[in-house]
A computed fold for a 473-nucleotide part of an RNA from Aphanocapsa feldmannii 277cV, annotated as small-subunit ribosomal RNA, 5' domain. The prediction has a mean pLDDT of 86. The organism belongs to Aphanocapsa feldmannii, within Bacteria. Rfam family: Bacterial small subunit ribosomal RNA. Rfam links the family to the GO terms structural constituent of ribosome and ribosome.
Context: one part of a larger RNA
Parts: sequence; structure tokens; C1' cells
RNA sequence: GGAUGAACGCUGGCGGCGUGCUUAACACAUGCAAGUCGAACGCACCUUCGGGUGAGUGGCGGACGGGUGAGUAACGCGUGGGAAUCUGGCCCUAGGAGGGGGACAACGGUUGGAAACGGCCGCUAAUACCCCAUAUGGCGAGAGCUGAAAUGAAUUUUCGCCUGGGGAUGAGCCCGCGUCUGAUUAGCUAGUUGGUGGGGUAAAUGCUCACCAAGGCAUCGAUCAGUAGCUGGUCUGAGAGGACGAUCAGCCACACUGGGACUGAGACACGGCCCAGACUCCUACGGGAGGCAGCAGUGGGGAAUUUUCCGCAAUGGGCGAAAGCCUGACGGAGCAACGCCGCGUGAGGGAUGAAGGCCUUUGGGCUGUAAACCUCUUUUCUCAAGGAAGAAGAUCUGACGGUACUUGAGGAAUAAGCCACGGCUAAUUCCGUGCCAGCAGCCGCGGUAAUACGGGAGUGGCAAGCGUUAUCC
Repeated sequence: GGAUGAACGCUGGCGGCGUGCUUAACACAUGCAAGUCGAACGCACCUUCGGGUGAGUGGCGGACGGGUGAGUAACGCGUGGGAAUCUGGCCCUAGGAGGGGGACAACGGUUGGAAACGGCCGCUAAUACCCCAUAUGGCGAGAGCUGAAAUGAAUUUUCGCCUGGGGAUGAGCCCGCGUCUGAUUAGCUAGUUGGUGGGGUAAAUGCUCACCAAGGCAUCGAUCAGUAGCUGGUCUGAGAGGACGAUCAGCCACACUGGGACUGAGACACGGCCCAGACUCCUACGGGAGGCAGCAGUGGGGAAUUUUCCGCAAUGGGCGAAAGCCUGACGGAGCAACGCCGCGUGAGGGAUGAAGGCCUUUGGGCUGUAAACCUCUUUUCUCAAGGAAGAAGAUCUGACGGUACUUGAGGAAUAAGCCACGGCUAAUUCCGUGCCAGCAGCCGCGGUAAUACGGGAGUGGCAAGCGUUAUCC
């Protein structure tokens, strides 16, 4: 000098665009953040007889989107390869959908419980479930074995169901190379290293098990310990390099702590389930409920970080044939000079160089064209009128917002501070103080004329900021 997710002190007019718990992955009141489909199904209720509402069965979605960085030094990430895999919805393509059956919710009855939530009996539908048949598939050397479906909904197109093949997308797995510090950590390892055979997975593999062999790693740093999410990038620097990894984007990991599986195309699942633990809450003491590292918000910690706002109008997502519903994703508004950029706080004239202030060698000098005063302008400001684009889609549909913007009126009107002035370093004098009070980044100032402390005047620098502190280059 540059930089910052900054903080602190003094000061503070406006706009645009960004950014905003770096600390306690501390605990959380309250509301909202994932639903949707009646064109799959039965029931109850309402009905203007068109239809609608409610819980339930069923389907799809709750594995996305959003948050956080605890853990992780690892095939976690980056990059380049690979083979032994799966892939809902989407696209292309080939074929099929024959026959039959029994339930379970809701509902009704009864009953337990304070509640959460149940028990028993009975009835019922389906695109829910099951059986038989069939097959391009799979396994097998072969014989053979195995193995689907919903002629369902709407009826005008159509949407669905089952199986095979291909594509796209997404995901799982393996390997080469790269990826912080410490040797005041030198040895580490028994599923350990390899083989054979079972098991297991969508899939290769000690992934797992039995047996057999005794291997495997390491001074080119194993093991251990500390620290840390990684990257695109960001800051700095002429570069090489160094430091960092907020916002945005990709990947990973986590969801009160630990463990586990279920369902499913996909999870070992933030707002699902089960078990254990800590904590909080309810309780009729028998038993139950909960998980903000979602958006707001609260307490706490801290130098320090915002509204319990508006809207689904746009973009995107889920469901639906659609109308549409849901969406704290998102679009916006609010707060904060936290940052960057832009604008303004007036312009021209104006010497008797007014008054005042300060200094003075008492002549004068500085403040200073500065003010007053004259002329002008209206960016800003206030008021009034008009008033968008953003809408894609013929009509209709805008949260922002009566906002931006335009026009008119008014009036210089509403708007300047902060730091420094001994040298480094640009800018000096007076008074006070008297090694005191104090200053200070370094050198150093202050003990009676201090350009260094405190105040005044003046000057210099930057400017809606200016200084200080912290950190990096």
C1' cells in the first nucleotide's frame, strides 16, 4: 500500500447492487416450512341435484428443495482412467393384459385408558392383496425349473397396467496421481496379507464365515498425536509464491447423542419408525409427548451479525387429465454506512479586503471571495398530477407498488464531518501545564517560553465518512 462476513470511537443526506452468528453442532416458547389426487375405492354428511365436504383404503411425492461444518488426513475431495452394476418418473421400440379367490380399514356394536392410544365381534370396495394359466425373459450342457398384468378410469381425443430390448439421466464400485504439521511419535498389523470353498450384494472384493499358508505396511515416514470439510475460487503479489475456502456453484458428511433396520427405483431417511442415553414438558403416577445445523423469533455465549413482514405475480419443485392445491425454495419489502459504485450538501459575480476571532515587531497579517449583497439553477427535498416494463397466454392474472419513471409547483431551500500538523509524513502558531497531567507505530516528547501533553486559531489529508484495533499478502 492492498484486503476483510469485521468490531470499536466520533459523525451521518440520498440512490443502485450486494452482504449480514466467524462465538455455544448451546438450549429452545409460538407460528409457518410437504403435500396432493374423487378421472383408483367404499362410507358418512350437506346439496341449488350440477356438485361439494370429511376421515379412511389406495397411488405418487415426503431420498428433491432448504440448513449446518460437528466428524473426516479418507478414494472424502480434485483430476484422469476402469468394469463386475442398478436406475422411479422421461423418450424410442416389440409384445401382452385369459380365468378365479379371500381379506383388511373406514363403518356398526361393545369395551379398556386421565391422556397418548387401543382390544374384541360383525359388514364392505378397489388401480390394495393372493392363486391358476400363458411368455419374447432368467438359470441350466441338456432334460427341465422359474417367472406378469388393472380390459382399470374418463369417455371425444386420452390416461393408465405387465414383460422384454435400447436411450437419456441419476447413482453405487475399483484404480493411477495430487491433497497440512510433528521423529521430543519407529516400528505397526490376526480378518491382519493371500488362497480354496460356502454365504452375501444391484454389483468386483476378507464384504462375511470355515479351513489352509504366513504374510501385508514402514525412514520415498508406516503407526501414533495435533489440526482441518474438499474444490471451482477469493485476497495479495510484476511474477513465482504466500494466505484463505463467508456469499455463489460442484462434491462430501451430519440432523439432540449412540445404535439398528423397515418401506422403497432410490434412505439406513433433518420436519419417518424401533431401542438405549441425556435433557425438557404433560400426567388421574399406571403411563405418555418432544428434537429450529428449515424461515422468522427467544434466552445464553460474544467485540459482533437483521423482521415472530408480503406474495405465490415471476422462476422452479410436488401432486393432479385439468381447474387447481401446496411450496419460509424463490420473488420481494423491512433493519444495519457492513461493503462497492454513483450523486448531493449549490453555481456565477462580489473588496470598503466589513464585523468578529486569532496573531503581531502595533505598521500590520491571517481567516478571506470566505460572508453579507446581486444574479441564476433545482440534482436532491416537499407537495400535486400521470404512471409502467417485468405477463409467458386470445381474455384474465403483479407481492413488489401508486414503486421506478415523467410532468408541474415551491424555495438555496433539507444535508459535513473525522483525523493529523517533531522526523519518518503533506500541514505552525498562541495560551495553559511544568518529568505533573499526559502523548507514543518507531525514534522519542514533558523538570517555566513544549511546532511532540491539553485548549484556541490557522493549515494539511480524506470525505458520508474518518480514525483505531484485529487478521492476511